[in-house]
C1' cells in the first nucleotide's frame, strides 16, 4: 500500500457493497419443484332442476353444472441454489481434432397419423400391523401397455462405378434381400410417429502450461503391444482369451507431503511475487462407503437399494432420518446478519390460457466490515476578558478571535403537506391492413419496496466530536511526580534525583465519523540477482586429472526453412484494468462504446544469424620426421660418509646432559681412540629466486622398460576441438590387515628436573611406527586460500631449455620459472601478458552467526572414519580490509640520582605529629595508589568550633526600608542564675518650640543553615612534566577513516638548529625576553666606609675631613662556539686551546602547552537544584576535637671518644621591634622579676653555632642516652583539672647502629652547624618558610628496574592489558537427538468371507407364451485374521547444546 479481518477508545446522516476464514461439527421448527382436467378412470362437497320418504327438519335417488383431496398418464424434478471434502489428474487454463460419438424441448423441410387387444392403480370389500405399511379378493380408463397392418432418404447384409482424403477410409450415385411407427385432446390449432438438417447442451482424445521434498532412484503383469470376441453414444486392455515381452524414469518415473483450477485480486517501475473471500467459467461432493434403476440427460443435494457410524419413535416386534438450499439452534472461535416481506420486476417448470409453483430472484431487517459524499454552523468581535499552564515574574507569554456579544444562513433534525419512476406486456374489449391468422393501434387492469426517494412550508446554531501521537527516522515541547522502581520499546533504546522517551497536565502535531493495535501479503530487499549478484582475504573454486551425457564451438559455398523476423486469418467468454461519453445534485457505483488481453493455433512470405543436408579448405586439434630437455615413473645392481652394534687392542676416571642439575652410562673398564666386521635407513657438498610432474609429489651412482613436455620442418588428416553433472582413475602424512625388517629417530609409558601444582615445555631411557611387498583408508591451511579452455591489452630486468649463429659477444624468437610498474580492476590490501584487467564457452560452490560439518537416514570402509547433510531454539550482530589510539615478558634510537659507582638517612628504640582503628554523650568535617597521611591548620585551655550535654530566642545575632509607637530604651544598680538571659528600680538631647536629632519596641518586606549534592557547576589546585610535544591554514595524497606537514640522515637540553623532501607557512609550547646571584666601569655618598692629613680617647670613624676601598642602589659593559685547531656539505662537535671574573643553557627562580585522571574542593569564596523554618537558624555554660589494646606514616633525640662535659676565644646572612625589641645596672643557680636609656630602625636593639685553644672523661647502658616521674618555681592569659611553654633540684626507661624492604642527594650539591620571619596573650615548632656558616664522595657505563620520548611491528584490546577471553564445574530456564517400551494414524499387499447390484447360467415352482420367481457363477463396499513397511505422540534413563 492493501483485507472478508479482530481487538481498544469514541460515534450525527445518506448512498454503494460485503458479512462462519473456524467443526465438509451436530441439527429442534418452517419454507425451498411443482405443474398439467385441453391425456384419463372417477369422486367427498357444494349449486340448480326434477323425482321418492316425510307434516318438516332431514334423508335419498336421476340430471346438468362447478369440481378440493387422492390415483393413473405426460413434462419437469440432472436447471436454478449450496459448500470445496477429495484431486498435483487430461481436473483446470489455451490451442486443435473426432473420417470415433450423443443431443428431450426449440427450429426448418419431407412423409406419415389405419386397426386391434390384455391388463393395472383408483375406487369399493376383507385382513394383519402399535407404527412405517403390508396383504387378499372384485371390477375399471387413457396421449399408460401390448399386437398387427403400411413404409423408406432410416438400420443391416450381399454388389457395382466414380470422386476425394487423413492410416483405417469418407462422400455421392445405384441394384437386390430382410427389419423397424404412430394417441388422441379439441375442433382456430395443439399434440404423435418417421427421417434429414440446423440451433443449443454434452461426451472423447491429443499438444502445451502452472505446486514442495532425491535424507523419495527404480516403478510396472491388465503393466506394453497384438490378434479375436464382448461391451458403450462413441474410440480405447474400457473388459475378457490367447500370444510376444515389453513400457516409464535423471528433462526426475514411483512414493510422501500440501492444495479445487482459471478469469482475477493486492502489491510491484517493470520483471516478478502473493492470492482465488464476493462477481463469472469448469470441475468435484451432498452423514461416510459402495451400487445400479429410470431417463434425451444422473450413477442423481430435498430419488432407489445395500453396508456403516449417529440421533430420534416404539406397544421390542419393528421402523424413522440426513440443512455443504433460505432463515434458525447448539458447539469451536478473535470473529460473521432476520426462524422478514413479495412474487411487483428479471428468469425458470407446467399449462393454449387464465394461472399456480419459485428463501433463484427482488426488497426489507441487523453490523462505522471496506469504499465515496454530507455535517456538526458563517461572517464580524482585543478592555487581546475571566480561568488553565509557562516564564528572566511590579511584568510577559499561550490556550486565543477561540469565547463573551452582534449580524446572518438552515444543508441535517423536528413538525405538518404533495407525492413519484421503475409497469412493458399478458388477459378481455374494440378498431386498422391483408393472405382469417399474424402484425399495428386505442382502452381496462396490475407496485413486496412505500407514503419510501424526491419537494414544498415552518421552527431555531438550533441535534451532532473524536482518536492517536509529539527522543530520532517521524509532523508536533515545556511543567509536575517518579527515581534502573513503576513503566515504555516498531528498530536504536529511555529511566540510577534536573526524563522533550515513564505517569499526569497545559500546550502542539496528524487524521477525522473515526483514530489506533494485531495479524497476513507485496513493496523499499540488486537480500536467490531472466531484467540485476557473486567466490585470493568478507559466506563461496571440487585434492587432481581422464572421461559419459549434456551445453557451447574455425572459414568457404550451395539447398532446406526447425528456431528467428514481418504480413494475414482464427481465438483468446462476460465481468475486470485502461479511455471517451453519459446516469444517479457530485463521488463511490451504473450504462455504453472502444482500446487492451504482452498468449495460443493456422497460413503466406524472407533467408542474415543458429540449427539440419551436402559439397569444399586449413588457420583449431592431431599425426609423421629429426633433434633435444628434465630431482617424470617402474623394476634390478652399485657405492660411500655418518649412526649404531659385535670381536680385539692401546688407555684410566669419569662419561653424558642442561640455564643449573639429577635420572642414565662406567673399575665386571666407560667415554675417547685404533683395527677388523654386521646392520638398517637416508644419500653432505653439487644446490639456486633452478629443474620435472595433472596434483600429491620428485634428489647418491647406474641399467633396463614406459611416460611427457619442447623446438624446427610444414609432409599427412581435415574440425577430428573446449568443458563435463554422474562415472572411473590417481591422491602427503597419520592411521588399519597380512607378512617381512628394524640403524636412527620416536607418539604411548617409565624416570629425572622445573613448578603453588606441571598429566607440558627441557633430560635420560623407550614400545607401536618410521623402512620392504601386498591390500585398505581417501582425508589436509591437498593453499597461488585464486577451477578449466581461448583471445586481446603499456613497459623494465633476472633467470632455464631449445632454435638458427663459430661463439650465454651483442641482440632475434619459441616454452618455462622470478622480480618491479602503466592503464585498468578492486571495499581496500592488493592483482596487473603467469591478471584478481577486456571478453567467449563450460563446471563447481555461497546466501547473517551460534546451533553445525552436529543429529536422524542412507552410501562407502575390517575398524578409525568418510561422503551426503538438516530442525527445533538463540543472538543483533558475526566478519573483511584499512585507520588513529592505547599495550606487548616485540624489535631500534633516546633521556631521566632511573639503574649503576658514592655519602648520609627510614625500617628496630623513646618521645613528637598525621591517618586507620577501637572507644566514647560527641571524640566535627574533608583528604585515601603514585598525585592522602607534621595535608586544609602560617600555630584547637575559653574563643576558634562546624561536634556532644544541658538552658535560653523565634523578623530571630548584623544590615536597610516605610509606618506606627516609646523616651519604660540605652547606660548606671539590684535579685535570681554557670552563662545566657530574665525580673525589678532609675533615667533622653538640641530647639527658632512648628520640629529636628538619638535610641529602642512592635508590624511588614527583604532573613538564616560549616545541611546534601565537587558525578549539575564557576574559580583554584595536585599529578602526568619543565616532558617536548600539541595543533592550525593552503595544498597534496586517500571512497573513506585519515595522512602528509611532524616522516628520513644528521644534531641538541629541547619539534633545538641543519641537510633532504608534496609539501609550504603558522600557532600554542622549548628557547629568549623578567628577578635574584657572580665581574667590571660609572653616577651617588647617609644612618654604611676610612686609604691618606689632622685632634682626640682607657678604648672605639669618637671628631674634622675624605670620596680612594668595602658597602649601598640606579645606569651601563660584559658570553655570542665571537676567535683558534681539528671533524663535518652544514646545523654542530671535541680541544685542562687563547682571552675572560664567568665557557658553551654560567648557578637559581619565576613561567606549567593541547589535555589525563567524571582527581581534589558546595567546609575559604561563588552559584543550580533540593531539603530545615518554636529548627537542620541563632545565644550561652560545661564537656568534645588531646580518648588508646593496637597497625600505618612523617620527623625528632640518640646509641657515642670525628665524641660528651668544663674553661676561654673568632667569624655571618637575611629578618623582625612601640601594647614591641631593649643595651646597661640590681636581684635570684635559673626560668625570670625590678629599675633604667636608646630606637617606628644602614643610627637602637633582638644576635650566632659548628670551629679554634687549653682541660677532663676512656669503651661502661658510662660523665653516652635523655625518656618517664617526683618536688619546687616562672611567665603569658578572665581562667593552664581535663589540656600550656618554660626553669631548678632530683629520678636516670628503652636504646650498643637496626630483617625483608626502602628514600634524598651530581657541587658550594649531600652531609653538618646554628639564627630569624609568619601564626601568635601564651603554646604543645622536633612542624613550614627563609638565610648564612663549615663544606665532601663517586658517575665505568645503559645490560638490568621504574617513569618518559620518537620510529617501527602485532593485535580478536578502545572503560583501552586493572583490557579481551577459554573449557570444565555447581544452580535455574528452555529446546532437541538416543532410548527397554507403551499409544495412535492414514496408506499397501497377502489370505478368509461376502450385502445391495449389474452381467452370465438355468430342466423341476408360476404363466397358454412372453417372460418371472428361486437358484448358482464372476466381480465388489463392508467386515475378519496374521504378518512387515511407514509416519506420528510418549518415556524410566542418557547425550549433547542455547541462555541466565
Nucleotide at each position: 500500500g492493501a483485507u472478508g479481518a479482530a481487538c481498544g477508545c469514541u460515534g450525527g446522516c445518506g448512498g454503494c457493497a460485503g458479512g462462519c476464514u473456524u467443526a465438509a461439527u451436530a441439527c429442534a421448527u418452517g419454507c425451498a419443484a411443482g405443474u398439467c382436467g385441453a391425456a384419463c378412470g372417477g369422486c367427498a362437497a357444494c349449486c340448480a332442476a326434477u323425482g321418492u320418504a316425510g307434516c318438516a327438519a332431514u334423508a335419498u335417488g336421476u340430471u346438468g353444472g362447478u369440481g378440493a383431496g387422492a390415483g393413473u398418464g405426460g413434462c419437469g424434478c440432472a436447471c436454478g441454489g449450496g459448500u470445496g471434502c477429495g484431486u498435483a489428474a487430461c481436473a483446470c487454463g489455451u490451442a486443435u481434432g473426432c473420417a470415433a460419438c450423443c443431443u428431450a424441448c426449440c427450429u426448418u423441410u419431407a412423409a406419415c397419423u389405419g386397426g386391434u387387444g390384455a391388463a393395472u392403480a383408483g375406487c369399493c370389500c376383507c385382513g394383519g400391523g402399535a407404527a412405517a405399511c403390508c396383504g387378499g379378493a372384485a371390477u375399471u380408463a387413457a396421449u399408460a401397455c401390448a399386437c398387427c397392418a403400411u413404409a423408406a432418404c432410416a438400420u443391416u447384409g450381399c454388389g457395382a462405378a466414380a470422386u476425394g482424403g487423413c492410416a483405417u477410409c469418407a462422400u455421392u450415385u445405384u441394384g437386390c434381400a430382410a427389419u423397424u411407427a404412430a394417441a388422441g385432446a379439441g375442433a382456430u390449432u395443439c399434440g404423435g410417429u418417421u427421417a434429414a438438417a440446423g440451433a443449443u447442451g454434452g461426451g472423447c482424445a491429443u499438444g502445451c502450461g502452472g505446486g514442495a521434498c532425491a535424507u523419495u532412484a527404480g516403478c510396472u503383469a491388465g503393466u506394453u503391444g497384438g490378434u479375436g470376441a464382448g461391451g458403450u453414444a462413441a474410440c480405447g486392455g474400457c473388459c475378457c482369451a490367447c500370444c510376444a515381452a515389453g513400457g516409464c524414469g535423471a528433462u526426475g518415473a514411483u512414493g510422501u507431503c500440501u492444495a479445487g483450477g482459471g478469469g482475477u485480486c493486492c502489491u510491484g517501475a517493470g520483471a516478478g511475487g502473493g492470492u482465488u473471500a464476493a462477481c463469472c467459467c469448469c470441475c468435484a461432493c451432498a452423514c461416510u462407503g459402495g451400487u445400479a434403476c429410470u431417463g434425451a440427460g444422473a450413477c442423481a443435494c430435498g430419488g432407489a437399494c445395500c453396508a456403516g457410524a449417529c440421533u430420534c419413535c416404539u406397544a421390542c416386534g419393528g421402523g424413522a432420518g440426513g440443512c455443504a438450499g433460505c432463515a434458525g439452534u447448539a458447539a469451536g472461535g478473535a470473529a460473521u446478519a432476520u426462524u422478514g416481506g413479495u412474487c411487483a420486476a428479471u428468469g425458470g417448470g407446467c399449462g393454449c390460457a387464465a394461472g399456480c409453483c419459485u428463501g433463484a430472484a427482488c426488497c426489507a431487517g441487523c453490523c462505522a466490515u471496506c469504499c465515496c459524499g454530507c455535517g456538526u454552523g458563517a461572517a464580524g468581535g482585543a478592555u487581546g476578558a475571566a480561568g488553565g499552564c509557562c516564564c528572566u515574574a511590579u511584568g510577559g507569554g499561550u490556550c486565543g478571535u477561540a469565547a463573551a456579544c452582534u449580524u446572518c444562513u438552515u444543508u441535517u433534525a423536528u413538525a405538518u403537506g404533495c407525492c413519484a419512476a421503475g409497469a412493458a406486456a399478458a388477459c378481455g374489449a374494440c378498431c386498422u391492413a391483408c393472405g382469417a391468422g399474424u402484425a399495428g393501434g386505442u382502452u381496462u387492469u396490475u407496485g413486496a419496496c412505500g407514503g419510501u426517494a424526491g419537494u414544498a412550508u415552518a421552527u431555531g446554531a438550533a441535534u451532532a466530536a473524536g482518536c492517536a501521537u509529539c527522543g530520532g527516522c517521524u509532523a508536533a515541547c515545556u511543567c509536575c511526580g517518579u527515581g534502573c522502581c513503576a513503566g515504555c520499546a516498531g528498530c536504536c533504546g529511555c529511566g540510577g534525583u534536573a526524563a522533550u522517551a515513564c505517569g499526569g497536565a497545559g500546550g502542539a502535531u496528524g487524521c477525522g465519523a473515526g483514530c489506533g493495535u494485531u495479524a497476513u501479503c507485496c513493496g523499499g530487499a540488486u537480500u536467490c540477482a531472466u531484467u540485476g549478484g557473486g567466490u585470493u582475504u568478507a559466506a563461496a573454486g571440487g585434492g587432481u586429472g581422464c572421461g559419459u551425457a549434456g551445453g557451447c564451438g574455425g572459414u568457404u559455398u550451395u539447398u532446406u526453412a526447425a528456431g528467428u523476423c514481418a504480413g494475414u486469418g482464427g481465438u483468446g467468454a462476460a465481468a475486470u484494468c485502461c479511455u471517451g461519453c453519459g446516469g444517479c445534485u457530485c463521488a463511490a457505483c451504473c450504462g455504453u462504446a472502444g482500446a487492451a488481453c504482452u498468449g495460443c493455433c493456422a497460413u503466406u512470405g524472407a533467408a542474415a544469424c543458429u540449427g539440419a543436408a551436402a559439397a569444399a579448405c586449413u588457420u583449431g586439434a592431431a599425426u609423421a620426421u629429426a633433434a633435444u630437455u628434465g630431482a617424470g615413473g617402474u623394476a634390478g645392481g652399485c657405492g660411500g660418509a655418518a649412526u649404531g652394534a659385535g670381536u680385539a687392542g692401546u688407555g684410566u676416571a669419569g662419561c653424558g646432559g642442561u640455564g643449573a642439575a639429577a635420572u642414565g652410562c662406567u673399575u665386571a673398564g666407560a667415554u675417547a681412540u685404533u683395527a677388523c666386521u654386521c646392520a638398517g635407513a637416508a644419500c653432505a657438498c653439487c644446490a639456486a629466486u633452478u629443474g620435472c610432474g595433472a596434483a600429491g609429489g620428485c634428489a647418491g651412482c647406474u641399467u633396463a622398460c614406459c611416460a611427457a613436455g619442447c623446438u624446427a620442418u610444414a609432409a599427412u588428416u581435415g574440425a577430428c576441438g573446449c568443458u563435463g553433472a554422474g562415472g572411473c582413475a590417481c591422491g602427503a602424512a597419520a592411521g588399519c590387515g597380512u607378512g617381512g625388517g628394524g640403524a636412527u629417530c620416536g607418539a604411548a609409558c617409565a624416570g629425572g628436573a622445573u613448578u603453588a601444582g606441571a598429566u607440558a615445555c627441557c633430560c635420560u631411557g623407550g614400545u607401536a611406527g618410521u623402512c620392504c611387498a601386498c591390500g585398505c583408508c581417501g582425508u589436509a591451511a591437498a593453499c597461488g586460500a585464486u577451477g578449466u579452455u581461448c583471445a586481446c591489452u603499456c613497459g623494465c630486468u633476472g633467470u632455464u631449455u631449445g632454435c638458427g649463429a663459430u661463439a650465454u659477444a651483442c641482440a632475434g624468437u619459441a616454452a618455462g620459472c622470478g622480480g618491479c610498474c602503466a592503464a585498468g580492476c578492486g571495499a581496500a590490501a592488493g592483482c596487473a601478458u603467469u591478471a584478481a584487467g577486456u571478453g567467449a564457452a563450460c563446471c563447481a560452490c555461497c546466501u547473517g552467526g551460534g546451533g553445525a560439518g552436529u543429529a536422524c537416514g542412507u552410501c562407502g570402509g575390517c575398524a578409525a572414519c568418510g561422503g551426503u547433510g538438516a530442525a527445533a531454539c538463540u543472538c543483533a550482530a558475526a566478519g573483511g580490509a584499512a585507520u588513529u589510539g592505547a599495550c606487548g615478558g616485540g624489535g631500534g634510537c633516546c633521556c631521566g640520582c632511573a639503574c649503576a659507582a658514592g655519602c648520609g638517612g627510614a625500617g628496630g628504640a623513646a618521645c613528637a605529629u598525621g591517618u586507620g582503628g577501637u572507644u566514647u554523650a560527641a571524640u566535627u568535617c574533608g583528604a585515601u595508589g603514585a598525585u592522602a597521611c607534621g595535608c586544609g591548620a602560617g600555630g584547637a585551655a575559653c574563643c576558634u568550633u562546624a561536634c556532644c550535654u544541658g538552658g535560653g530566642c523565634u523578623u530571630a545575632a548584623a544590615u536597610g526600608u516605610a509606618g506606627a509607637g516609646u523616651g519604660c530604651a540605652u547606660g548606671a544598680g539590684g535579685u535570681g542564675g554557670a552563662a545566657a538571659c530574665a525580673c525589678c528600680c532609675u533615667u533622653c538631647c538640641c530647639u527658632u518650640c512648628g520640629g529636628g536629632g538619638c535610641u529602642u519596641u512592635c508590624u511588614a518586606c527583604a532573613a538564616g543553615g560549616u545541611g546534601c549534592u565537587g558525578c549539575a557547576u564557576g574559580g583554584u589546585u595536585g599529578u602526568c612534566g619543565u616532558c617536548a610535544g600539541c595543533u592550525c591554514g593552503u595544498g597534496c595524497c586517500g571512497u573513506g577513516a585519515g595522512g602528509u606537514g611532524u616522516c628520513g640522515g644528521g644534531u641538541u637540553a629541547a619539534g633545538u638548529c641543519c641537510c633532504a623532501u608534496a609539501a609550504c607557512g603558522a600557532g600554542c609550547g622549548c628557547a629568549a625576553c623578567c628577578c635574584c646571584u657572580a665581574u667590571c666601569g660609572u653616577u651617588a655618598g647617609u644612618u654604611g666606609c676610612c686609604a691618606u692629613c689632622a685632634g682626640g680617647u682607657a678604648a672605639u670613624g669618637c671628631u674634622g675631613g675624605g670620596a680612594a676601598c668595602u658597602c649601598u642602589a640606579g645606569c651601563g659593559a660584559g658570553a655570542c662556539u665571537g676567535c683558534c685547531a681539528c671533524c663535518g656539505u652544514a646545523a654542530g662537535g671535541u680541544g685542562a686551546g687563547a682571552g675572560g671574573a664567568a665557557g658553551g643553557u654560567g648557578g637559581g627562580g619565576a613561567u606549567g602547552a593541547c589535555g589525563u585522571c567524571a582527581a581534589a574542593u558546595c567546609a575559604g569564596c561563588a552559584c543550580g537544584g533540593c531539603c530545615c523554618u518554636u529548627a537542620u537558624g541563632u545565644c550561652c555554660a560545661g564537656g568534645g576535637c588531646c580518648a588508646c589494646a593496637c597497625a600505618c606514616g612523617u620527623g625528632c633525640u640518640a646509641c657515642a671518644a670525628u665524641g660528651g662535659c668544663c674553661g676561654a676565644u673568632a667569624c655571618a646572612g637575611a629578618g623582625g621591634g612601640c601594647a614591641g625589641c631593649u643595651a646597661c645596672c640590681u636581684g635570684g643557680u635559673g626560668a625570670c622579676a625590678g629599675g633604667a636609656u636608646g630606637c617606628a630602625a644602614a643610627u637602637c636593639u633582638c644576635c650566632a653555632a659548628a670551629g679554634u685553644c687549653g682541660g677532663u672523661c676512656u669503651c661502661a647502658g658510662u660523665u653516652c642516652g635523655g625518656a618517664u616521674c617526683g618536688a619546687a618555681g616562672u611567665c603569658u592569659g578572665c581562667a593552664a583539672c581535663u589540656c600550656g611553654a618554660c626553669u631548678u633540684c632530683g629520678u636516670g626507661a628503652a636504646g650498643u647502629u637496626g630483617g625483608a624492604u626502602u628514600c634524598g642527594c651530581u657541587a658550594g650539591u649531600a652531609a653538618u652547624c646554628g639564627c630569624g620571619c609568619a601564626u601568635c596573650a601564651g603554646c604543645c615548632a622536633u612542624g613550614g618558610c627563609g638565610c648564612g656558616g663549615u663544606g665532601a664522595a663517586u658517575a665505568c657505563g645503559u645490560u638490568c628496574c621504574c617513569g618518559g620520548g620518537c620510529c617501527u611491528u602485532g593485535u580478536a584490546c578502545a572503560c583501552a592489558c586493572c583490557g579481551c577471553c577459554c573449557g570444565u564445574c555447581a544452580a535455574g530456564c528452555c529446546a532437541u537427538g538416543g532410548a527397554a517400551g507403551c499409544u495412535g494414524g492414514g496408506g499397501g499387499g497377502a489370505c478368509c468371507u461376502a450385502a445391495a447390484g449389474u452381467c452370465g447360467a438355468u430342466a423341476a415352482c408360476c404363466g397358454c407364451a412372453a417372460g418371472g420367481a428361486g437358484u448358482c457363477g464372476c466381480c465388489u463396499a463392508a467386515g475378519g485374521u496374521a504378518a512387515a513397511a511407514c509416519c506420528a505422540g510418549u518415556a524410566a534413563c542418557u547425550g549433547g547444546g542455547g541462555c541466565u

A computed fold for a 1444-nucleotide RNA from an uncultured bacterium, annotated as small-subunit ribosomal RNA.
Its Rfam family is "Bacterial small subunit ribosomal RNA".
The coordinates come from a structure-prediction model, not an experiment, and the mean pLDDT is 82.
RNAcentral holds the sequence, with entries from ENA and SILVA.